A computed fold for a 72-nucleotide RNA from an Anaerolineae bacterium, annotated as transfer RNA. RNAcentral holds the sequence, with entries from ENA.
[in-house]
RNA sequence: GCGGGUGUAGCUCAGUGGUAGAGCCUCGGCCUUCCAAGCCGUUGGUCACGGGUUCAAGUCCCGUCACCCGCU
Numbered sequence: 001g002c003g004g005g006u007g008u009a010g011c012u013c014a015g016u017g018g019u020a021g022a023g024c025c026u027c028g029g030c031c032u033u034c035c036a037a038g039c040c041g042u043u044g045g046u047c048a049c050g051g052g053u054u055c056a057a058g059u060c061c062c063g064u065c066a067c068c069c070g071c072u
């Protein structure tokens, strides 16, 4: 330099153009003499950034950035 992939909650990841979700974590409650485990509930999102298409974009298109893989 060229090609490909990934970027979504604190972490790991889902998400078929039509209300952004799960598990873990946090916090609160139940239980327990106490702790852990278990059960119930709860907080938390500029969907990497900037544009475009569309009535509507996390999703489609273009560019930028970061990381990973391959080729040279």
Base pairs, nucleotide, nucleotide: 001071002070003069004068005067006066007065010024011023012022013021018055027041028040029039030038048064049063050062051061052060
Rfam family: tRNA. Rfam classes the family as a transfer RNA. The organism belongs to Anaerolineae, within Bacteria. Model confidence (mean pLDDT): 82 of 100.